[in-house]
RNA sequence: UUAAAUCUUCGGGGUCGGGUGUGAGUCCCAACCGGCGGUAUAGUCCGCGACCCGCUUGAUAAGCGGCUGAAUCGGUGAUCUCUGUCUCUGUCAGGGAAAUUCCGAUACCGACAGUAUAGUCUGGAUGGAAGAAGAGAACA
Numbered sequence: 001u002u003a004a005a006u007c008u009u010c011g012g013g014g015u016c017g018g019g020u021g022u023g024a025g026u027c028c029c030a031a032c033c034g035g036c037g038g039u040a041u042a043g044u045c046c047g048c049g050a051c052c053c054g055c056u057u058g059a060u061a062a063g064c065g066g067c068u069g070a071a072u073c074g075g076u077g078a079u080c081u082c083u084g085u086c087u088c089u090g091u092c093a094g095g096g097a098a099a100u101u102c103c104g105a106u107a108c109c110g111a112c113a114g115u116a117u118a119g120u121c122u123g124g125a126u127g128g129a130a131g132a133a134g135a136g137a138a139c140a
Base pairs, nucleotide, nucleotide: 006135007134008133009132010131017029018028019027031120032119033110034109035048036047037046038045043108044107052066053065054064055063056062071106072105073104074103075102079097080096081095082094083093084092086090112123113122114121
């Protein structure tokens, strides 16, 4: 210096205000929120995780499989590319493509259990996880 086992820490937000009602953060008006990786900066693209279901199992552990919501329009142009030009790995001029991520506008989505019907309350959960950061011996 390369580098694995292993270990440590971290790792989800949100009902202002009002209506009806005996009763609602659950209904109605309205308000508010946005896990992780990828990619031009993403709740809506692609992929992953969580919840739930099935199988294996003595098992709640672990593994495998399944399930798994929602966006359009307009603008800009990082970047890529084509042509011409000149002093040609480049410059300048012109054209094309290019962000569901940026800007503007208008929409939409959100496990299970409990309870007056819940993305936001309470609960499983002082849990788990996608992952992020750090530490990291010997041998070679």

Predicted 3D model of a 140-nucleotide RNA (FMN riboswitch aptamer (RFN element)). Model confidence (mean pLDDT): 81 of 100.